[in-house]
Context: one part of a larger RNA
RNA sequence: UGACGGGGGCCCGCACAAGCGGUGGAGCAUGUGGUUUAAUUCGAAGCAACGCGCAGAACCUUACCAACCCUUGACAUAGAUAUCGCGGUUUCCAGAGAUGGAUUCCUUCAGUUCGGCUGGAUAUCAUACAGGUGCUGCAUGGCUGUCGUCAGCUCGUGUCGUGAGAUGUUCGGUUAAGUCCGGCAACGAGCGCAACCCACAACCUUAGUUGCCAGCAGGUUAAGCUGGGCACUCUAGGGAAACUGCCCGUGAUAAGCGGGAGGAAGGUGUGGAUGACGUCAAGUCCUCAUGGCCCUUACGGGUUGGGCUACACACGUGCUACAAUGGUAGUGACAAUGGGUUAAUCCCAAAAAAGCUAUCUCAGUUCGGAUUGUCGUCUGCAACUCGACGGCAUGAAGUCGGAAUCGCUAGUAAUCGCAGAACAGCAUGCUGCGGUGAAUACGUUCCCGGGCCUUGUACA
Numbered sequence: 001u002g003a004c005g006g007g008g009g010c011c012c013g014c015a016c017a018a019g020c021g022g023u024g025g026a027g028c029a030u031g032u033g034g035u036u037u038a039a040u041u042c043g044a045a046g047c048a049a050c051g052c053g054c055a056g057a058a059c060c061u062u063a064c065c066a067a068c069c070c071u072u073g074a075c076a077u078a079g080a081u082a083u084c085g086c087g088g089u090u091u092c093c094a095g096a097g098a099u100g101g102a103u104u105c106c107u108u109c110a111g112u113u114c115g116g117c118u119g120g121a122u123a124u125c126a127u128a129c130a131g132g133u134g135c136u137g138c139a140u141g142g143c144u145g146u147c148g149u150c151a152g153c154u155c156g157u158g159u160c161g162u163g164a165g166a167u168g169u170u171c172g173g174u175u176a177a178g179u180c181c182g183g184c185a186a187c188g189a190g191c192g193c194a195a196c197c198c199a200c201a202a203c204c205u206u207a208g209u210u211g212c213c214a215g216c217a218g219g220u221u222a223a224g225c226u227g228g229g230c231a232c233u234c235u236a237g238g239g240a241a242a243c244u245g246c247c248c249g250u251g252a253u254a255a256g257c258g259g260g261a262g263g264a265a266g267g268u269g270u271g272g273a274u275g276a277c278g279u280c281a282a283g284u285c286c287u288c289a290u291g292g293c294c295c296u297u298a299c300g301g302g303u304u305g306g307g308c309u310a311c312a313c314a315c316g317u318g319c320u321a322c323a324a325u326g327g328u329a330g331u332g333a334c335a336a337u338g339g340g341u342u343a344a345u346c347c348c349a350a351a352a353a354a355g356c357u358a359u360c361u362c363a364g365u366u367c368g369g370a371u372u373g374u375c376g377u378c379u380g381c382a383a384c385u386c387g388a389c390g391g392c393a394u395g396a397a398g399u400c401g402g403a404a405u406c407g408c409u410a411g412u413a414a415u416c417g418c419a420g421a422a423c424a425g426c427a428u429g430c431u432g433c434g435g436u437g438a439a440u441a442c443g444u445u446c447c448c449g450g451g452c453c454u455u456g457u458a459c460a
Base pairs, nucleotide, nucleotide: 001460002459003457004456005455007454008453009452010451011450012449013448015444016443019408020407021406022405023404026320027319028318029317030316031315032314033313034311035310042053043052064306065305066304067303068302069301070300073129077128078127079125080124081123082122083121084120087106088105091102092101093100094099109119110118111117131295132294134293135292136291140289141288142284143283144282145280147278152191153190154189155188156187157186158167159166160165171182172181173180197272198271199270200269203239204238205237206236207235208234211230212229213228216227217226218225243266246260247259248258249257250256322401326360327359328358329357330356331355338348339347340346367398372393373392374391375390376389377388378387414436415435416434417433418432419431420430
């Protein structure tokens, strides 16, 4: 100087408390461990691995296994020789296919000094080489997680100390903040904080189609449907607006704090983007790049089939429930984001919960829907291993969950649906969007994490 303390002081955070809803019990989905297997590819491991890499494993993907094939190779550059096309297509034979053999038809490269001369392409040969999702993330770059959006981390000069170092950065207030004020052997500065960026919230203005319809006219069963208009809504450009600016109190006459006015919005308005010096030899050599090591008729390449989907079990994350604040049937409004090559026009597109009517009457039920049988639909060469969906039948566990544990402070939690990415097909996952819309916070004693000062130490 740090680190640590079941030392002290001050302060903060959904950290506790106050509340609301869950998880842990059930069934299923999904990931992981374990076990099994020819293979169940590999990685991720407290928080910060486990609906994670995977924005989507039937083949492909695919890296794994079995079998069958290839060896200058599926791909790149270079040399020699040969050819002028290359390529597409039909049919047949062997084969699981890759592949090998035969065959029909279409096409017959560009430039040209007409010289294989230039470019390009194909085949063969030989060798340099290609290739490796093989190892090492403890050799690395790049990228990322985490402490943590926590308020810290440092430097120059000066001063103090023999020195390591200290001071500044401590102290008194204050703040979300090393934020600001005051003081001080310090005076300044940098990276962070804040602001500058984006969105939302009110207003003004410009523009008025595909949007809108107040007034006028026409018209309809109805409808901005038509003329017309751009007032309003809205759209998308520009502006202005919030700064403790104003008032009162308080404070040290400061920084600030408390209250108030006006205002769409008030003290960081709300949300996002933004992540200091560093820590964890944190993660990734399987995105990519790359040192070293290793393989080279194989640890490379191709194909068919299988596996990644197994199942005594254990854990994580979710979905659906256990019902009457509900189920069923009928009726029934009102969104926003987004996608479709263009489209405020057309389509995806029915929003759902809500509301109204009827019924069920507390039951393992008209709750719950697992499981199983059967018949189909769709995608796709192909749904057996192993897809999704529908009809009929079947109708399991489950009556609110032990110890324990998680999320959330407002348009939030809870609840309801909608869209998108990737995708032939496949969503309870993920990323977004809107609808309905709470309760509670006395407070900081305690648990957890963090910041500052101080103290002890046989630790570095």
This is a predicted structure of a 460-nucleotide part of an RNA (small-subunit ribosomal RNA, 3' major domain) from a metagenome.
It matches the Rfam family "Bacterial small subunit ribosomal RNA". Gene Ontology terms of the family: structural constituent of ribosome and ribosome.